[in-house]
Overview:
The part of an RNA shown here (small-subunit ribosomal RNA, central domain) has 346 nucleotides and comes from Geotoga subterranea. It matches the Rfam family "Bacterial small subunit ribosomal RNA". The RNAcentral record of the full RNA draws on ENA and SILVA.
Context: one part of a larger RNA
C1' cells in the first nucleotide's frame, strides 16, 4: 500500500458556518464524454505459450505459431453516469396561524443570607476539634434587637424536566434578538448532503489595562497531628474568584459514540403541539428516559436517541516505551498552543 477498523482494546476533529472537491429525487427528448460491442492499426527484439528441432539427455539454443492488461482510428448500441433542453413535487426552502423554552445581549429592580460599622440591652466567655491549640473577648466579645453599607449568589418552584451547534444557560420585569415544534393550505421547483483548506464560537485556570472585593481561597504565616508532615484537621490570609475592554484556545471539551438520509417487533414514563372525545381511552408529530424483538458485539452491553441493515461525505488508527518530547515552521505579551519525528530499547 491493500485490507481491516475507530463506546470501553490504537483510533470521531471541542463545536458551528462554509470554499474547492466528492456524492445526488421523479419523468420526457436530444447528445454520445464515460460505458459496451464487433472491426481495424499498433502493442520492437529478447522473455512467456504450443509444436517441431540442434547439442548423447536436460539445462541451454534454433524455426514457426499463439498470447500480450494497454493505446490509436473509424463504425455501431443507448440501459446506466455525464452534458444540453423541457416538465414534475415527494427532498430542500418560503408564506400563513398557533405554541413551549434557565437560547443570546443590555438595562432596571427584589428578598433571604453573609460580613463590616453604628446604636440599644446584657455578662464572661466565644470559637474550633477526634481531642486541642493558635485566634476573638472586661478597651465589653459570643448570643439578642434596631439601623447603615458593600459585594457575590439567586432558596422553594426543580423534574429521570426545558433550551442551545458545542462551550454552556436558573430571582423578577422591560427592550432588542437567534433557533425550534405543530396544523391546514398556498408558493418556489432539486435550489440538496457532506465538507480538505478557511473563518467564527469555545468551561476552568492563566495573561494585559482599568475598576471592584462581602464570602471563599492557590501561594504564604501560624496552631495541631506525626518519627518527620513543605499534607490531610484548625485559625488567619494575598493573587484569584466579580465587572469593562482585549489576549489566550486548552479539558475525562464525554454519550469517551462525526454529520446527513432510508429501512428494521413491542411495552412503559415524561416535556411541547395537533386530531378526537364523555372528564377520557385512543391516534399522530417533535424531544427526553427506562425496558426489550430481530440483529449486532470479545465480552460488558447496544437495540427507531443503534453500537442493527444499507447509502453519501469528512476526520482519525496501524505494537509498548522514547514522546505529544526534539528540531523546523506557524501562532502568542508570556505561560504556552498547533504541526510533529528519529536514534535507542522491549
Nucleotide at each position: 500500500c491493500u485490507g481491516g477498523g475507530c463506546g470501553u482494546a490504537a483510533a470521531g476533529g471541542g463545536g458551528g458556518c462554509g470554499u474547492a472537491g466528492g456524492c445526488g429525487g421523479u419523468c420526457u427528448c436530444a447528445u454520445a464524454a464515460g460505458u459496451c460491442a464487433g472491426g481495424u492499426g499498433u502493442g520492437a527484439a529478447a522473455u512467456g505459450u504450443c509444436a517441431c528441432u540442434g547439442c548423447u539427455c536436460a539445462a541451454c539454443g534454433g524455426u514457426g505459431u499463439c498470447a500480450g492488461u494497454g493505446c490509436g482510428c473509424a463504425u455501431g448500441a443507448a440501459a446506466c453516469u455525464g452534458u444540453g433542453a423541457g416538465a414534475c413535487u415527494u427532498g430542500a426552502g418560503g408564506g400563513u396561524a398557533c405554541c413551549a423554552g434557565a437560547g443570546g445581549u443590555a438595562g432596571a429592580c427584589a428578598g433571604a443570607a453573609u460580613u463590616a460599622c453604628c446604636u440599644g440591652a446584657g455578662u464572661a466567655g466565644g470559637g474550633g476539634u477526634g481531642a486541642a491549640a493558635u485566634c476573638c473577648g472586661u478597651a465589653g466579645a459570643u448570643a439578642c434587637a434596631g439601623g447603615u453599607a458593600a459585594g457575590a449568589a439567586u432558596g422553594c418552584c426543580a423534574g429521570u424536566g426545558g433550551g442551545g451547534a458545542a462551550g454552556c444557560c436558573g430571582g423578577u420585569c422591560u427592550a432588542c434578538u437567534g433557533g425550534g415544534g405543530u396544523g391546514a393550505c398556498c408558493c418556489u421547483g432539486a435550489c440538496g448532503c457532506u465538507g480538505a483548506g478557511g473563518c467564527c464560537c469555545g468551561a476552568a485556570a492563566g495573561c494585559u489595562a482599568g475598576g471592584g472585593u462581602a464570602g471563599c481561597a492557590a501561594a504564604c504565616c501560624g496552631g495541631a497531628u506525626u518519627a518527620g508532615a513543605u499534607a490531610c484537621c484548625c485559625g488567619g490570609g494575598u493573587a484569584g474568584u466579580c465587572c469593562u475592554a482585549g489576549c489566550a484556545g486548552u479539558a475525562a471539551a464525554c454519550g469517551a459514540u462525526g454529520c446527513u438520509c432510508a429501512c428494521u417487533a413491542g411495552g412503559u414514563g415524561u416535556g411541547g403541539g395537533g386530531c378526537a372525545a364523555g372528564a377520557a381511552a385512543g391516534c399522530u408529530c417533535c424531544g427526553u428516559g427506562c425496558u426489550g424483538a430481530a440483529g449486532c458485539a470479545a465480552a460488558c452491553g447496544c437495540g427507531a436517541u443503534a453500537a442493527g441493515u444499507g447509502a453519501g461525505c469528512c476526520g482519525c488508527c496501524u505494537g509498548g516505551g522514547g514522546a505529544g518530547u526534539a528540531c523546523g515552521c506557524c501562532c502568542g505579551c508570556a505561560a504556552g498552543g498547533g504541526u510533529g519525528a528519529a536514534a535507542c530499547u522491549c